[in-house]
Formats: sequence, C1' cells, structure tokens
RNA sequence: CGUUCGAGACGGCCGAACCUCCUCAUCCGAGGACGGGGGAACCACCUCACCGGGGCAAAUCGCGGACCGACCGCGGCGGCGGACCCACGCCGAGCCCGACAGCUCACCUCGCAGGCCGCAGGGCUGCUACGA
Repeated sequence: CGUUCGAGACGGCCGAACCUCCUCAUCCGAGGACGGGGGAACCACCUCACCGGGGCAAAUCGCGGACCGACCGCGGCGGCGGACCCACGCCGAGCCCGACAGCUCACCUCGCAGGCCGCAGGGCUGCUACGA
C1' cells in the first nucleotide's frame, strides 16, 4: 500500500412490520399508526362435480424443450432499484386455512416479522421538521 473478514457509527433498501407507555432490564402486556381476514340488506352467483374450495404476497398466464421431472428457455402480464422520468439491472418465491368464507353497514378478529446494501448513469427537484 492492497485484499479479505468482523464490529461500531452514519445513510439507506424490500416489506404493513414503525412510534409511545409499562416492566429494574429483557420477555410479556397496553395504546396509536400502518397492514390483513371474517361479516347484512341490495347486487352478483345459480351451485350439488372431490378433479374440492379459499387466503396472504408482485410472485401469475401461455408456448417450447427435457420428460419420472419440481429443471431449462422465450413471451404476455405483475413487482423492485432514495418523489418521478429515461437508461440500465434485478425478482415473479414461499406460506397458510381445513370442507369453509362473493361483495358487505354495524360488529368480530389477526399481524406488527424477516432479510439486505455502502463510489452510487442522465434529467428533474421530492419528503420532513423548525423559524420568519
């Protein structure tokens, strides 16, 4: 001097997953914010099929090849990358309910995790707080 690993600080990303209080502290618990599910009339559906049906999420649809194949490729569509646009790049998993659920006022109920990034193109100028 360079590389790698680890820790901290700072600044961020996906996501609803943040804040406050309580507790000696943590867990637990409570509240607010945010997010999900169930649930009338009206409307919709017009079932009975086991080949069930349904929910969260962007995470689905089709074609082709392998073919035992859950794997591979391409496309439609969906999602992400510090408001947004272009460019460029990336993702399309997983989990749950348990015979059962359309929408849905009142009402009931649940979650509030987990996982990551660190020289980072151009345009444009976004959000929040305080003061005047």
The RNA shown here (c-di-AMP riboswitch aptamer (ydaO/yuaA leader)) has 132 nucleotides and comes from a Chloroflexota bacterium. It matches the Rfam family "c-di-AMP riboswitch aptamer (ydaO/yuaA leader)". Rfam's curators write: This family represents a conserved RNA structure found upstream of the ydaO and yuaA genes in Bacillus subtilis and related genes in other bacteria. The source organism's lineage runs through Bacteria, Bacillati and Chloroflexota. The prediction has a mean pLDDT of 77.